The RNA shown here (SAM riboswitch aptamer (S box leader)) has 136 nucleotides and comes from Micromonospora phytophila. The coordinates come from a structure-prediction model, not an experiment, and the mean pLDDT is 78. The source organism's lineage runs through Bacteria, Bacillati, Actinomycetota, Micromonosporales and Micromonospora.
[in-house]
C1' cells in the first nucleotide's frame, strides 16, 4: 500500500510567493476563481485523535460491621466518566459543498395492487473518503 477501530450537520484567516483553474474520483447539480482561487512558505488561530498530568467511579488487599456498608493501603497501568494542558499529529468557504447504490414515509404519474420517479422531498444507512489511533 492493505486491515481493524473511532470521528466526520461544531469550530478557527491574515501576509508574501505563483499565475488559471479548483472544489478527492466520473457524471449531473451548485459554488469558489485575474477584486488572484487552488498550491507552497511565514505569522496566527480552531480542536482535542494521541501523549502527559489530576480528580471520581471501578479493581485487588486489609481492617471494622450480623449485615447493608464504612475506613485505610496498592497497582501493571489497563476499563468507564470529568477536568487540565498544548507536546506529536490534524484542520481554518460551503454537512466529507449536494446528489448518484439500498431502505422507509410523503408526493406525484400509471394502473388496479402493485409499479414507476434521468423531474420530486424528508429521514435512516451503505459505499467510497478524510483524520487519527493501532496493527503490519
Nucleotide at each position: 500500500a492493505c486491515c481493524u477501530c473511532a470521528u466526520c450537520c461544531a469550530g478557527a484567516g491574515g501576509g508574501g510567493c505563483u499565475g488559471a483553474g479548483g472544489g478527492a474520483u466520473a457524471c449531473g447539480g451548485c459554488c469558489c476563481g485575474a477584486c488572484g482561487a487552488c498550491g507552497c512558505c511565514c505569522c496566527g488561530g480552531c480542536a482535542a485523535c494521541c501523549a502527559c498530568c489530576c480528580c471520581g467511579c471501578g479493581c485487588g488487599c486489609u481492617c471494622a460491621u450480623c449485615g447493608c456498608u464504612g475506613a485505610g493501603c496498592g497497582a501493571c497501568c489497563g476499563g468507564c466518566g470529568g477536568g487540565g494542558c498544548a507536546g506529536g499529529u490534524g484542520c481554518c468557504a460551503a454537512u466529507u459543498c449536494c446528489g448518484u447504490c439500498c431502505c422507509c414515509g410523503c408526493c406525484g404519474c400509471a394502473c388496479c395492487c402493485u409499479g414507476c420517479g434521468a423531474u420530486g422531498u424528508g429521514g435512516g444507512g451503505a459505499a467510497a473518503g478524510a483524520u487519527g489511533a493501532g496493527a503490519g